[in-house]
Molecule: transfer RNA
Organism: Saprospiraceae bacterium
Formats: sequence, structure tokens, C1' cells
RNA sequence: GCCAGUGUAGCUCAGCUGGUAGAGCAGCUGAUUUGUAAUCAGCCGGCCGGCGGUUCGAGUCCGUCCACUGGCU
Repeated sequence: GCCAGUGUAGCUCAGCUGGUAGAGCAGCUGAUUUGUAAUCAGCCGGCCGGCGGUUCGAGUCCGUCCACUGGCU
């Protein structure tokens, strides 16, 4: 330099053929226990890497930039 992939909650990841974003773990509260752990119930937490485009509507499609990963030279 060229090609491909990935970027969504504090972390690991879902999100189907565009239609108002979910799980597990972590955290907080409560129950249980003499107490801790475990278990159970509930709650909190993200406008989806940035900018633009298409569309009535974009996490999802298109362009570009950034970061990371892999391959080629």
C1' cells in the first nucleotide's frame, strides 16, 4: 500500500427480510440467614464508533473517516 471482518449497557454478546434496543455477568434494593456466600424477586444502566446520504421511518442499506483484528505484498 491492497483486501476482508468487527465496532450496540461497566464487561461478553444477541438484534431475522428496515418499523420506537434485548440477554447473561457486574452494580443497587428487598426477601431468606445469627452473619457471609448461594438462591429468589425487583430496579438501574446504551439515542447503537464519528460525519453525511437513501427512506415516511436506519442498530440494520449506501459513501467516507476513525479505531481494532486478520490476510496479501